Description
This is a predicted structure of a 73-nucleotide RNA (transfer RNA) from an uncultured bacterium. Rfam family: tRNA. Rfam classes the family as a transfer RNA. The coordinates come from a structure-prediction model, not an experiment, and the mean pLDDT is 81.

RNA sequence: GCCGAGGUAGCUCAGUCGGUAGAGCGACGGACUGAAAAUCCGUGUGUCCCCAGUUCGAUUCUGGGCCUCGGCA
Numbered sequence: 001g002c003c004g005a006g007g008u009a010g011c012u013c014a015g016u017c018g019g020u021a022g023a024g025c026g027a028c029g030g031a032c033u034g035a036a037a038a039u040c041c042g043u044g045u046g047u048c049c050c051c052a053g054u055u056c057g058a059u060u061c062u063g064g065g066c067c068u069c070g071g072c073a
Stems, first nucleotide, its partner, number of pairs: 001072007010025004019056001027043005049065005
C1' cells in the first nucleotide's frame, strides 16, 4: 500500500429487510442470616466511533475519516 472483519451499557456480546435498543456478568437497593457467603426479588446506568448524504424518520442504507484485528505484498 491492497483486501476482509469489527467499533452498541462498567466488561463480553446480541439486535433491528429503516420506526428513538437488549442479554449474561458486574454494580446498586431489598428479602433471607446473629453476621456473612450462596440463593431469590427489583433497578439498564447508552452521543449505538466521528462527519456528511438519502429519508417524514438512520444504530441500520450511501460516501469520507479514525481506531482495532486478520490476510496479501